[in-house]
SAM riboswitch aptamer (S box leader) from an uncultured Gammaproteobacteria bacterium, 130 nucleotides, folded computationally.
The prediction has a mean pLDDT of 83.
The sequence was found by an Rfam model in a public genome assembly.

């Protein structure tokens, strides 16, 4: 690598070393020589596993659930909603056909918008399997 389950609208930046990228892909559109990414010290953010308490459960006890502490344990993360998007839906404008004729009904290999409209892809992260 695959594969399963949980999360992804919140959080957190500085020095030092080096010099052209970076934001996973694609299409936009950011961010960078007032210094990108990488490395190295230092800071911080945050409770996913692990730890602790305390409640439910039980005859107790484990298991488990739910609430809470802690960030000298394991990882993670520190622009922008996972920065926007890609498929399908839905809403709503517009444009075209077609039927009506009071201004509207129905269609569409058409378009545009939606950040506070649903899914699903993909991805990041952790937890588990092997």
């Nucleotide at each position: 690598a695959a594969c399963u389950c949980a999360u992804c609208g919140a959080g957190a930046c500085c020095g030092g070393c080096u010099g052209a990228g970076g934001g996973a892909c694609u299409g936009g559109c950011c961010c960078u020589u007032u210094g990108a990414a990488g490395c190295c010290g230092g800071g911080g953010c945050a409770a996913c596993c692990g730890u602790c308490g305390a409640a439910g459960c039980u005859a107790a006890c484990c298991c488990c659930u739910u609430c809470g502490a802690a960030a000298u344990g394991g990882u993670g993360c520190c622009a922008a909603c996972u920065c926007c998007u890609g498929c399908g839906g839905a809403g709503u404008c517009g444009c075209g056909c077609u039927g009506a004729u009071g201004g509207c009904a129905g269609c569409g290999u058409c378009g545009g918008c939606u950040c506070a409209c649903c899914g699903a892809g993909a991805g990041a992260u952790g937890a588990g399997c092997a």